[in-house]
RNA sequence: GCCAGCGUAGCUCAGCGGUAGAGCAGCUGAUUCGUAAUCAGCAGGUCGACAGUUCAAUCCUGUCCGCUGGCU
Numbered sequence: 001g002c003c004a005g006c007g008u009a010g011c012u013c014a015g016c017g018g019u020a021g022a023g024c025a026g027c028u029g030a031u032u033c034g035u036a037a038u039c040a041g042c043a044g045g046u047c048g049a050c051a052g053u054u055c056a057a058u059c060c061u062g063u064c065c066g067c068u069g070g071c072u
Base pairs, nucleotide, nucleotide: 001071002070003069004068005067006066007065010024011023012022013021018055026042027041028040029039030038048064049063050062051061052060
């Protein structure tokens, strides 16, 4: 330099154009003499950035940024 994949909650990841979810972690409560475990609930996201297409974009297209891999 060329090509491909990935970027979503603190972490690991779902989500085939129609109001964004799970597990773990966190907080509160119950249970316990107390802790752990367990159970119930709560909170947490400008979906990497900017444009485009569309009535509507996390999703489709383009450019850029970052990470990973391959080729040279």
This is a predicted structure of a 72-nucleotide RNA (transfer RNA) from a Thermodesulfobacteriota bacterium. Its mean pLDDT, the model's own confidence on a scale to 100, is 83. RNAcentral holds the sequence, with entries from ENA. Rfam family: tRNA. It is annotated as a transfer RNA.